[in-house]
Context: one part of a larger RNA
RNA sequence: CCAUUGUUAAGGAACUCGGCAAAAUUACCCCGUAACUUCGGGAGAAGGGGUGCCAAUGGAAACAUUGGCCGCAGUGAAGAGGCCCAAGCGACUGUUUACCAAAAACACAGGUUUCUGCAAAAGCGCAAGCUGAAGUAUAGGAGCUGACGCCUGCCCGGUGCUGGAAGGUCAAGGGGAAGUGUUAGGAGGCGAGAAUAUUAAAUCUGAAGCACAGAACUUAAGCCCCAGUGAACGGCGGCCGUAACUAUAACGGUCCUAAGGUAGCGAAAUUCCUUGUCAGGUAAGUUCUGACCCGCAUGAAUGGCGUAACGAUUUGGGCGCUGUCUCAACAAUGGACCCG
Numbered sequence: 001c002c003a004u005u006g007u008u009a010a011g012g013a014a015c016u017c018g019g020c021a022a023a024a025u026u027a028c029c030c031c032g033u034a035a036c037u038u039c040g041g042g043a044g045a046a047g048g049g050g051u052g053c054c055a056a057u058g059g060a061a062a063c064a065u066u067g068g069c070c071g072c073a074g075u076g077a078a079g080a081g082g083c084c085c086a087a088g089c090g091a092c093u094g095u096u097u098a099c100c101a102a103a104a105a106c107a108c109a110g111g112u113u114u115c116u117g118c119a120a121a122a123g124c125g126c127a128a129g130c131u132g133a134a135g136u137a138u139a140g141g142a143g144c145u146g147a148c149g150c151c152u153g154c155c156c157g158g159u160g161c162u163g164g165a166a167g168g169u170c171a172a173g174g175g176g177a178a179g180u181g182u183u184a185g186g187a188g189g190c191g192a193g194a195a196u197a198u199u200a201a202a203u204c205u206g207a208a209g210c211a212c213a214g215a216a217c218u219u220a221a222g223c224c225c226c227a228g229u230g231a232a233c234g235g236c237g238g239c240c241g242u243a244a245c246u247a248u249a250a251c252g253g254u255c256c257u258a259a260g261g262u263a264g265c266g267a268a269a270u271u272c273c274u275u276g277u278c279a280g281g282u283a284a285g286u287u288c289u290g291a292c293c294c295g296c297a298u299g300a301a302u303g304g305c306g307u308a309a310c311g312a313u314u315u316g317g318g319c320g321c322u323g324u325c326u327c328a329a330c331a332a333u334g335g336a337c338c339c340g
Base pairs, nucleotide, nucleotide: 001335002334003333004332005331006330007329008328010326011325014324019321027051028050029049030048031047036041038147052069053068054067055066056065057064058063070074082319083318084317085316086315087314088313089311090310094106095105110145111144112143113142114141115140116139122131123130124129148306149305150304151303153236154235155234158233159232160229161228162227163226164225167224168223169222173218174217179212180211181210182209185205186204187203191199192198237255238254239253240252241251264298265295276292277291278290279289280288
């Protein structure tokens, strides 16, 4: 010097991002116990007192009461809650990143939507087959929300889903018009040849057959179209003027929209400006609490707002307590170090 541990004057969080760590509290008995509350809780709330030994009395005893005795100290060592106030989030017990995250994330009971009539829907598998389920809509699958209380507003224009079928569009298939290729034949009359006959080229035409290609017409779903649907995906305005101080605007005008954000909450786990402003707490408070509302960019099951209880959760404050600190000191053990 390092690790672990013990003690410490006075002060007592001045330390620090933050009381991290440590200290403190701790058992049992008695007294006593607030707000709030879902009446169960909260609660071991908080806050106090007692605890040994001897004798007597009561008692079956545990034990209780009274009197006395000793020590610094009586749950005589060890083991054994710190507490309170306020706020956020999540109702809760649970689950999770095996090995940097335990949470406000996941789950949850409850709510709600939707699919499914059983050879169910859904899922796995090429199939056989299996799960669902030896179940049957008080059941099963999927999605969202997440106890409970009070509630859950407006918009169906877009997207999705459901329903509809008049019209438009529309695949393969059916259908086969007109056409094309090929050519037996017909026309044509080049060439060969002295000429005729004959042969017979280019070119034109061309039935049937075989091929090619294929119009009209016919034809399902879908889409277009018409409706419905938000606890489906989602969305929920701007400008100007106006009241007898000023300010503000209950009011009016105008433009746009599918509709223009209701209740509630609000500088918030959301607020940029911002350490907003006011109040509280402090001597002093970018944090905290209560308000205000000018919500950059809150808002109602992507749930809104409350909420007792709960939490190794997050934030602020207080009491107690302390070597966290002022400011360090001493000691013990094991290392380091020295010798072998």
Annotation:
The part of an RNA shown here (large-subunit ribosomal RNA, domain IV) has 340 nucleotides and comes from an uncultured Clostridia bacterium. Model confidence (mean pLDDT): 86 of 100. It matches the Rfam family "Bacterial large subunit ribosomal RNA". Gene Ontology terms of the family: ribosome and structural constituent of ribosome.